A computed fold for a 502-nucleotide part of an RNA from an uncultured bacterium, annotated as small-subunit ribosomal RNA, 5' domain.
The RNAcentral record of the full RNA draws on ENA, Greengenes and SILVA.
Its mean pLDDT, the model's own confidence on a scale to 100, is 85.
Its Rfam family is "Bacterial small subunit ribosomal RNA".
[in-house]
Context: one part of a larger RNA
RNA sequence: GACGAACGCUGGCGGCACGCCUAACACAUGCAAGUCGAACGGACGAGGAGGAGCUUGCUUCUCCGAGUUAGUGGCGGACGGGUGAGUAACACGUGAGCAACCUGCCCUUGAGAGGGGGAUAGCUUCUGGAAACGGAUGGUAAUACCCCAUAACAUAUAUUUUAGGCAUCUAAGAUAUAUCAAAGAAAUUCGCUCAAGGAUGGGCUCGCGUCUGAUUAGAUAGUUGGUGAGGUAACGGCCCACCAAGUCGACGAUCAGUAGCCGGACUGAGAGGUUGAACGGCCACAUUGGGACUGAGACACGGCCCAGACUCCUACGGGAGGCAGCAGUGGGGAAUAUUGCACAAUGGGGGGAACCCUGAUGCAGCGAUGCCGCGUGGAGGAAGAAGGUUUUCGGAUUGUAAACUCCUUUUAACAGGGACGAUAAUGACGGUACCUGAAGAAAAAGCUCCGGCUAACUACGUGCCAGCAGCCGCGGUAAUACGUAGGGAGCGAGCGUUGUCC
Numbered sequence: 001g002a003c004g005a006a007c008g009c010u011g012g013c014g015g016c017a018c019g020c021c022u023a024a025c026a027c028a029u030g031c032a033a034g035u036c037g038a039a040c041g042g043a044c045g046a047g048g049a050g051g052a053g054c055u056u057g058c059u060u061c062u063c064c065g066a067g068u069u070a071g072u073g074g075c076g077g078a079c080g081g082g083u084g085a086g087u088a089a090c091a092c093g094u095g096a097g098c099a100a101c102c103u104g105c106c107c108u109u110g111a112g113a114g115g116g117g118g119a120u121a122g123c124u125u126c127u128g129g130a131a132a133c134g135g136a137u138g139g140u141a142a143u144a145c146c147c148c149a150u151a152a153c154a155u156a157u158a159u160u161u162u163a164g165g166c167a168u169c170u171a172a173g174a175u176a177u178a179u180c181a182a183a184g185a186a187a188u189u190c191g192c193u194c195a196a197g198g199a200u201g202g203g204c205u206c207g208c209g210u211c212u213g214a215u216u217a218g219a220u221a222g223u224u225g226g227u228g229a230g231g232u233a234a235c236g237g238c239c240c241a242c243c244a245a246g247u248c249g250a251c252g253a254u255c256a257g258u259a260g261c262c263g264g265a266c267u268g269a270g271a272g273g274u275u276g277a278a279c280g281g282c283c284a285c286a287u288u289g290g291g292a293c294u295g296a297g298a299c300a301c302g303g304c305c306c307a308g309a310c311u312c313c314u315a316c317g318g319g320a321g322g323c324a325g326c327a328g329u330g331g332g333g334a335a336u337a338u339u340g341c342a343c344a345a346u347g348g349g350g351g352g353a354a355c356c357c358u359g360a361u362g363c364a365g366c367g368a369u370g371c372c373g374c375g376u377g378g379a380g381g382a383a384g385a386a387g388g389u390u391u392u393c394g395g396a397u398u399g400u401a402a403a404c405u406c407c408u409u410u411u412a413a414c415a416g417g418g419a420c421g422a423u424a425a426u427g428a429c430g431g432u433a434c435c436u437g438a439a440g441a442a443a444a445a446g447c448u449c450c451g452g453c454u455a456a457c458u459a460c461g462u463g464c465c466a467g468c469a470g471c472c473g474c475g476g477u478a479a480u481a482c483g484u485a486g487g488g489a490g491c492g493a494g495c496g497u498u499g500u501c502c
Stems, first nucleotide, its partner, number of pairs: 001501003005498005012374006018367002020332001025330003029327003034075003039072002042069003047064008082285003092209007101202002106198007114148004123138001125136004154179011211257003218248003223245006230238001260282004264275004287308005310321004338364001340363003346360001347358004377407004387398004411443001414437004421429001446491005451472003457486005467474002
């Protein structure tokens, strides 16, 4: 000098930041991911029209129908948000490569949308179970599912021509086989299918860099390589069969310990050292371990299955759950906040839109936790008042300090007005910021230190006691070092102490 700090004493206001560093401990409760009726068949249905019966204002039937929506279906739940347990590794940083790859939504271009089919949920009926949740029967729709046709600048195989490269090969062209469409509606719109290109996002490989220990010296059998087959979007012992015996290591393998990495941050003249809170990028994880499904994308925090531990419900047969999301609770701890408001803005998901959802986000609350700014009054005022302290009793000092006189009103409080943020409407913040007015010095100062280092000294008490102390050291009867008082010094809404780093 710095801090995500804590503790002690003290504490007026505002702005901007920051706030579980410990138990990746366990979690009550609420919310944090939905949306689309312009994909679909139903159900309900305000209201309207018509008919019949008649008790003339009721019942019933048919049709239209704004709107609401459980279910099927589509898109999104792989983003956003959290945490740092694991990881010494292509995890990260940086620079390259992929003649070894994928990419929903978006953009550009070209081509196309012809004909059929069978189911199933919802629903009805029956039924099992305490519940969670099912089972059977009947019948139904689609942008759900399936089949056929049409196809090439696409893919695969075979033959062949040209050009090129860094080995495998790559690019362009010709011939034969297999593979694709779905409608809806308010009908110039939104979608669908195939192909090519782009953009974006990812996947993989490599060079270099990346903590400590040799009181860890040898490690390794899918291990190292080859051939073949499988698998993947893709290369590859990634997996498997066979064959060979390799591969790494004193330039530190292996083992053990510690640790998310970086942009940055702190410090320092720099070199360097330390660090990785907040903000941004990447990675990993989601009660512990394992697994796949769906999907363009996950081996998926608020999805599924299995196993373990724990908690809860139970009719004992069986079920339910996962805050390292936002609040909040218990616990641990020196220590860290509200079970707040709003989608008004920015952004995200869905929708043609209206709009819905959004604890992302925007705000508010709490905390001197930090940084910055402001204030607690200004000018005059000597009888140098009183009081205090001290004294050589003359005085000195507190001290222009106070009183007193004249001013001012920043902030705060009170009253009135009142935004920008929103280029139509829409403002949580918020009657906030800000402006104006009136009153009144009014409502606002402490903390540490005073032997030397180190700015600042006297008196009394104590008497190696009580105590102080960062180091030297002080205290045993005149202690500037302990305690109190007066005075002084430093900083100031803070001041000290402790801890850590330079």